[in-house]
RNA sequence: GGAGCCGAUCGGAGGAUCGCGGUUCGCAAGAAUCGAGGAAAGUCCGAACUCCUACGGGCAGCAGGCUGGCUAACGGCCAGGCGUGGUGACGCGACGGAAAGUGCAACAGAAAACAAACCGCCAAACCGCGAUUCGCAAGAGUCGCGGAGGUAAGGGUGAAACGGUGCGGUAAGAGCGCACCGCGUCGCACGUGAGUGUCGACGGCACGGCAAACCCCCUGCGGAGCAAGACCAAAUAGGGACGCGAUGGGACCGCCCGUUCCCACUCGAGCGUUCGGGUAGGUUGCUCGACCGCCGCAGUAAUGCGAGCGGCAGAUGAAUGAUCCUCUCCCGCGCAAGCGGUGACAGAAUUCGGCUUACAGAUCGGCUCCACGC
RNA sequence: GCGGGCGUAGCUGAGCUGGUAGAGUACAAGCUUCCCAAGCUUGGUGUCGCGGGUUCGAUUCCCGUCGCCCGCUCCA
Numbered sequence: 001g002g003a004g005c006c007g008a009u010c011g012g013a014g015g016a017u018c019g020c021g022g023u024u025c026g027c028a029a030g031a032a033u034c035g036a037g038g039a040a041a042g043u044c045c046g047a048a049c050u051c052c053u054a055c056g057g058g059c060a061g062c063a064g065g066c067u068g069g070c071u072a073a074c075g076g077c078c079a080g081g082c083g084u085g086g087u088g089a090c091g092c093g094a095c096g097g098a099a100a101g102u103g104c105a106a107c108a109g110a111a112a113a114c115a116a117a118c119c120g121c122c123a124a125a126c127c128g129c130g131a132u133u134c135g136c137a138a139g140a141g142u143c144g145c146g147g148a149g150g151u152a153a154g155g156g157u158g159a160a161a162c163g164g165u166g167c168g169g170u171a172a173g174a175g176c177g178c179a180c181c182g183c184g185u186c187g188c189a190c191g192u193g194a195g196u197g198u199c200g201a202c203g204g205c206a207c208g209g210c211a212a213a214c215c216c217c218c219u220g221c222g223g224a225g226c227a228a229g230a231c232c233a234a235a236u237a238g239g240g241a242c243g244c245g246a247u248g249g250g251a252c253c254g255c256c257c258g259u260u261c262c263c264a265c266u267c268g269a270g271c272g273u274u275c276g277g278g279u280a281g282g283u284u285g286c287u288c289g290a291c292c293g294c295c296g297c298a299g300u301a302a303u304g305c306g307a308g309c310g311g312c313a314g315a316u317g318a319a320u321g322a323u324c325c326u327c328u329c330c331c332g333c334g335c336a337a338g339c340g341g342u343g344a345c346a347g348a349a350u351u352c353g354g355c356u357u358a359c360a361g362a363u364c365g366g367c368u369c370c371a372c373g374c
Numbered sequence: 375g376c377g378g379g380c381g382u383a384g385c386u387g388a389g390c391u392g393g394u395a396g397a398g399u400a401c402a403a404g405c406u407u408c409c410c411a412a413g414c415u416u417g418g419u420g421u422c423g424c425g426g427g428u429u430c431g432a433u434u435c436c437c438g439u440c441g442c443c444c445g446c447u448c449c450a
Stems, first nucleotide, its partner, number of pairs: 001370010012327007020035006037345001041356002044354005049225004061221005066080005081095001082093004096216002101214002103210002118155002120151003126147009163181006182205001183203005188197003229284004239275006248262005291311004295306004328343001330341004375446007384399003393430001401417005423439005
């Protein structure tokens, strides 16, 4: 100098004027003060909180799955192991079980799973045919072709073909035997453990792939969600209770009015009082909490501890805005002074801990590789 | 805010215990007709919303993401 890897931070700054929402003060006018994010997003996990339920156990279902730790909890985080990619810094990993069972593998290929035999290779013995030698003949021998048989080294197919290389061995071959490598089991050593080993012994190799196929094993989970839930509570229309009133009959009576009782029924039309549910609306839940940052201590770290310091919006058709000035980042024009334009992703809604996704541009720290110079 | 479902040809639908996607309609060409329509024959048509992963192989299984649709405000 170039090319990268990892981590962290900011993400326009300051001011003026006019507005908007919350809180406090004030009789009021008004004043003071606070007012979006690292993701407020997706709603993917885990919780708090609330209601339902006697919710204690089981089935089903869903989720997780190397080891150790952290945490209220987690599918998160930290450290480690193994695998894998990269020269490397470092990245990535749904990383239990395929020697419990069931299943799947198109096409190609002989064969796709207790292996098989298309081409090929193959000796003796066996069967058939042919040629030929010997022999009077029976028969015996040699050669060739075919069958049957042996084999899996080589060829060819496929994503995948039942360890690899070499030597021996054989009719040809083959872990058939041996050496080395690989694999498995056991022991020993180290490690809390996952695991590891120029360690030892044994085993000729048994156990191909897929569980993000069913499944098996272990662990966890009752359901719903702040539109949860609680309280106050109009107008109108229903509902319940009581009273008045009104039709009929009876009693009081000789009759009427009136009073009172009763059953039936319209449970009637109406009026009044009262109760309860509940809508609109309002209040609450509501924002200071397993909270966040800095510092100190413990710990490799995540994290924990601390009478240390600082910070934290609460709307409800829903505030967080507009204009201007100075500066600033980037882009364009210009020799220059300067002029013009632009300001990433996005935007709270019960609250936290995570994950994932989006993000113009800028800054800082650590590390790796290559080239050159000293 | 909370919960659930769906994306396949221009349009509407199949296909999903993984093996190179099938219809209707539309479109194009030909036949038929004097011409058109209808009819008959033939044909093309797809980044299976997008990006990754598992697998030999993904429309199908898994994860992420984008878009669309539906339901839930009091009580039962």